[in-house]
RNA sequence: GGGCCCGUAGCUCAGUUUGGGAGAGCGCUAGAAUCGCACUCUAGAGGUCGUCGGUUCGAUCCCGAUCGGGUCCA
Numbered sequence: 001g002g003g004c005c006c007g008u009a010g011c012u013c014a015g016u017u018u019g020g021g022a023g024a025g026c027g028c029u030a031g032a033a034u035c036g037c038a039c040u041c042u043a044g045a046g047g048u049c050g051u052c053g054g055u056u057c058g059a060u061c062c063c064g065a066u067c068g069g070g071u072c073c074a
Base pairs, nucleotide, nucleotide: 001073002072003071004070005069006068007067010026011025012024013023020057028044029043030042031041032040050066051065052064053063054062
């Protein structure tokens, strides 16, 4: 330098197939329960879907560029 894959909540990830509600587990906060803690149960907070631009009535999803990471080739 070139090919391919990945980037979504604090962490690990799903969702992209077929464009229209942004989600799960753990963690965090509050409450219940307990003499108390842990476990358990209930509720809640938490996201510019890496960035910029384009297509579209509408983009996490399609297209282009770019940044970061992984891997292969040179």

Predicted 3D model of a 74-nucleotide RNA (transfer RNA) from a Bacteroidota bacterium. It was read from a public genome assembly. Rfam family: tRNA. Rfam classes the family as a transfer RNA. Taxonomically the source falls in Bacteroidota (Bacteria, Pseudomonadati). The coordinates come from a structure-prediction model, not an experiment, and the mean pLDDT is 82.